RNAcentral holds the full RNA, with entries from ENA and SILVA. Small-subunit ribosomal RNA, 5' domain from an uncultured bacterium, 518 nucleotides, folded computationally.
Context: one part of a larger RNA
RNA sequence: GGACGAACGCUGGCGGCGUGCCUAACACAUGCUAGUCGAGCGGGAAGCUUUGAAAUGAGACUUCGGUUGAUUUUCAAAGUGGAGAGCGGCGGACGGGUGAGUAACGCGUGAGUAACCUGCCCUACAGAGAGGGAUAACACAGUGAAAAUUGUGCUAAUACCUCAUAUGGUAGUAGUACCGCAUGGUACAGCUAUGAAAGAUUUAUCGCUGUAGGAUGGACUCGCGUCUGAUUAGCUAGUUGGUAAGGUAACGGCUUACCAAGGCGACGAUCAGUAGCCGAACUGAGAGGUUGAUCGGCCACAUUGGGACUGAGACACGGCCCAGACUCCUACGGGAGGCAGCAGUGGGGAAUAUUGCGCAAUGGGGGCAACCCUGACGCAGCAACGCCGCGUGAAGGAAGAAGGUUUUCGGAUCGUAAACUUUUGUCUUAGGGGACGAUAGUGACGGUACCCUAGGAGGAAGCCACGGCUAACUACGUGCCAGCAGCCGCGGUAAUACGUAGGUGGCAAGCGUUGUCC
Numbered sequence: 001g002g003a004c005g006a007a008c009g010c011u012g013g014c015g016g017c018g019u020g021c022c023u024a025a026c027a028c029a030u031g032c033u034a035g036u037c038g039a040g041c042g043g044g045a046a047g048c049u050u051u052g053a054a055a056u057g058a059g060a061c062u063u064c065g066g067u068u069g070a071u072u073u074u075c076a077a078a079g080u081g082g083a084g085a086g087c088g089g090c091g092g093a094c095g096g097g098u099g100a101g102u103a104a105c106g107c108g109u110g111a112g113u114a115a116c117c118u119g120c121c122c123u124a125c126a127g128a129g130a131g132g133g134a135u136a137a138c139a140c141a142g143u144g145a146a147a148a149u150u151g152u153g154c155u156a157a158u159a160c161c162u163c164a165u166a167u168g169g170u171a172g173u174a175g176u177a178c179c180g181c182a183u184g185g186u187a188c189a190g191c192u193a194u195g196a197a198a199g200a201u202u203u204a205u206c207g208c209u210g211u212a213g214g215a216u217g218g219a220c221u222c223g224c225g226u227c228u229g230a231u232u233a234g235c236u237a238g239u240u241g242g243u244a245a246g247g248u249a250a251c252g253g254c255u256u257a258c259c260a261a262g263g264c265g266a267c268g269a270u271c272a273g274u275a276g277c278c279g280a281a282c283u284g285a286g287a288g289g290u291u292g293a294u295c296g297g298c299c300a301c302a303u304u305g306g307g308a309c310u311g312a313g314a315c316a317c318g319g320c321c322c323a324g325a326c327u328c329c330u331a332c333g334g335g336a337g338g339c340a341g342c343a344g345u346g347g348g349g350a351a352u353a354u355u356g357c358g359c360a361a362u363g364g365g366g367g368c369a370a371c372c373c374u375g376a377c378g379c380a381g382c383a384a385c386g387c388c389g390c391g392u393g394a395a396g397g398a399a400g401a402a403g404g405u406u407u408u409c410g411g412a413u414c415g416u417a418a419a420c421u422u423u424u425g426u427c428u429u430a431g432g433g434g435a436c437g438a439u440a441g442u443g444a445c446g447g448u449a450c451c452c453u454a455g456g457a458g459g460a461a462g463c464c465a466c467g468g469c470u471a472a473c474u475a476c477g478u479g480c481c482a483g484c485a486g487c488c489g490c491g492g493u494a495a496u497a498c499g500u501a502g503g504u505g506g507c508a509a510g511c512g513u514u515g516u517c518c
Base pairs, nucleotide, nucleotide: 001518002517003516004515006514007513008512009511010510013390014389015388016387017386018385019383020382021348026346027345028344030343031342032341035090036089037088040087041086047080048079049078050077051076052075053074054073055072059068060067061066097301098300099299106226107225108224109223110222111221112220113219116218117217121214122213123212124211125210126209127208129163130162131161132160138153139152140151141150142149143148169194170193171192172191173190175188176187177186178185179184199206200205227273228272229271234264235263236262239261240260241259242258243257244256245255246254276298277297278296279295280291281290282289283288303324304323305322306321307320326337327336328335329334354380356379357378358377362376363374364373365372366371393423394422395421396420403414404413405412406411427459428455429454430453431452432451433450437445462507463506464505465504466503467488468487469486473502474501475500476499477498483490484489
């Protein structure tokens, strides 16, 4: 000198674009953050319409006995309607957060899989025939304070099951051809065994099953690279290898039984400490050094530890089970919860924001669609936290006014500075118009940006320094005191170094200090 997710002190006009718990992966009140499909299924509340019955009885008529009857209420039936719940499908494995753990094939980079999987999507081929039994919802009965749960009965499906069919698939068997990278791979025809399917409909379509290929996403293996310590020198029994079996999508001590005794290590094993990694960012002429906030890729985690289920995909933040700690409810028998999602609260801290608006855009989930959901996202609010831009006027103006400071008392300086004259209108105030973002419709932002008109110099400058380094000096006060200080060093009676004032220098809506890196 540069840089910062900064903080502190003094000061503070506006706009644009960014950024904003670095500390306690501490604990969390409250609200929202993942639903959707009635074109899979049964059932169907409220409401509305019509009709009927009962009650009410304004008013009208009246022979005063009654007749008719608006309105209102209840019940029943039919139609319409479609809430909430349930079965079923898809999605809750994405998106969002955090960096605790991890020194590791975790990450980066380059290869490999003749050892693998892939819902939705695309392409191609082939199919969807015949049946069956349940179960939620619901009704009734019961237990419980609650959470919840039991029994009996009824019912549906794109839920579940059985049979048939098999282009092709898989397994076995005996072949042919071609190829290779050790095991082997590919293609072809034969035989045996095996196992599929679901409908909806507004008749447009949307779905269902099998196989092959693609795309996308993932899984595994390997070469190289990846912090410090030897005041850590030995470490290892599923350990290293083999055989067999199991398991997995798949190879493999991944697991188990048996056999052998191996395997790693001064080219630093093991142990200990620290740490998410990278694209990148900062700095530097570069080499390099440091960092890993925001944005993007990968990984890991979701109160702590463990486990599996479902599923194409999880060992699953807003799913389940168990154990621990903590908090809450309880009728003491038992239950409920998990903000490292968005806001917000307490706490910690030098320190970090609103319990905002909207799905209008982009994207995601569901749906044929209409549409619904979306604290992703788009916006707004707060903060000079950063970068960038603009302003706080401009021109003229010497009686060099008054006043301040200083003085050798002549003057010098603040200083064209002010006053004054002319003028402009950025910002500002008021009024009017008013977007792009949105291809037909649809705008949270927002009556915002922007444009026009009018008023008015009006409302808008500070901070630090002035001994040398280092641009910028005098006066007074103080008297080794009070104090300053990055280094050298100032201060003990003429201090350009302390304090104040005037002046000057630097930067400027900032300036200085502190911390950290180069």
Its mean pLDDT, the model's own confidence on a scale to 100, is 83. It matches the Rfam family "Bacterial small subunit ribosomal RNA".